[in-house]
A computed fold for a 101-nucleotide RNA from an Anaerolineae bacterium, annotated as SAM riboswitch aptamer (S box leader).
Model confidence (mean pLDDT): 88 of 100.
The source organism's lineage runs through Bacteria, Bacillati, Chloroflexota and Anaerolineae.
It was read from a public genome assembly, where an Rfam model found it.
It matches the Rfam family "SAM riboswitch aptamer (S box leader)". Rfam links the family to the GO term regulation of gene expression.
RNA sequence: CGCUUAUCUAGAGCAGUCGAGGGACCCGGCCCGUAGACACUGCAGCAACCAACCAUCAUGGAAAGGUGCUAACUCCGGCAGCGAAAGCUGGAAGAUAAGAG
Numbered sequence: 001c002g003c004u005u006a007u008c009u010a011g012a013g014c015a016g017u018c019g020a021g022g023g024a025c026c027c028g029g030c031c032c033g034u035a036g037a038c039a040c041u042g043c044a045g046c047a048a049c050c051a052a053c054c055a056u057c058a059u060g061g062a063a064a065g066g067u068g069c070u071a072a073c074u075c076c077g078g079c080a081g082c083g084a085a086a087g088c089u090g091g092a093a094g095a096u097a098a099g100a101g
Stems, first nucleotide, its partner, number of pairs: 001101001003099006013043005021032003026078004044070003049066002053061003074093001079090004
């Protein structure tokens, strides 16, 4: 880097540094941000995919390891189907994990 499989309406923030943009990309909307966002670092926490552990028929528990995550449904829409509409379902794209390459 692409491929396969699974999940994506739950959950979890403080401090320091920096200083103007940020919410993946394009378009539209909406929101966050000089009362300091985003990012990075430290600590704390959430979760339970993998490994190890405990009980077990399924399954459940626990959280010291490898990841991940800690505004808003993956912030919402864009494509398709249904529908009078509101909306619902699916897809695409993306994210994360595991696996094989």